[in-house]
RNA sequence: GGCGGUAUAGCCAAAUCUGGUUAAGGCAAUCGGCUGCAACCCGGUGAUUCUGAGUUCAAAUCUCAGUACCGCCU
Numbered sequence: 001g002g003c004g005g006u007a008u009a010g011c012c013a014a015a016u017c018u019g020g021u022u023a024a025g026g027c028a029a030u031c032g033g034c035u036g037c038a039a040c041c042c043g044g045u046g047a048u049u050c051u052g053a054g055u056u057c058a059a060a061u062c063u064c065a066g067u068a069c070c071g072c073c074u
Stems, first nucleotide, its partner, number of pairs: 001073007010027003020057001029045005050066005
């Protein structure tokens, strides 16, 4: 230098291919209930989906550019 892949909550992770109106679930955190105090258990809370722009009635999803990380080729 060329090509490909990944990026969603504090952590893991589904949804992306095939756009659809409230973005699943688990762990952790925090608040409340339960308890003599805890644990267990039950309920509540939190994501402008890596950044910017574009297409569209509508974008996590499609397009373009960029950033970070990983891999392959030279």
The prediction has a mean pLDDT of 80.
Transfer RNA from a Candidatus Woesearchaeota archaeon, 74 nucleotides, folded computationally.
Rfam family: tRNA. It is annotated as a transfer RNA.